[in-house]
RNA sequence: GCGGGGGUAGCUCAGUGGUAGAGCGUCUCAUUGCCAAUGAGAAGGUCGCGGGUUCAAGUCCCGUUCCCCGCUCCA
Numbered sequence: 001g002c003g004g005g006g007g008u009a010g011c012u013c014a015g016u017g018g019u020a021g022a023g024c025g026u027c028u029c030a031u032u033g034c035c036a037a038u039g040a041g042a043a044g045g046u047c048g049c050g051g052g053u054u055c056a057a058g059u060c061c062c063g064u065u066c067c068c069c070g071c072u073c074c075a
Base pairs, nucleotide, nucleotide: 001071002070003069004068005067006066007065010024011023012022013021018055026042027041028040029039030038048064049063050062051061052060
């Protein structure tokens, strides 16, 4: 340099152009003498960044950046 995969909640990851989700974690409440467990509820996201297409973009297109894998060239 070229190709492929990936970046979404604190963590691990889903998400077919039409209200952004799950598990774990955190907080509150209930249950208990206490803890754990269990149950109920809540908070938490500008979907890596910047543009474009569209009535509508996490999703499609372009650029860019970071991580992983592979290939190749030069000195």
Annotation: The RNA shown here (transfer RNA) has 75 nucleotides and comes from Candidatus Daviesbacteria bacterium RIFCSPHIGHO2_01_FULL_44_29. Model confidence (mean pLDDT): 81 of 100. RNAcentral holds the sequence, with entries from ENA. RNAcentral records the identical sequence in 4 taxa.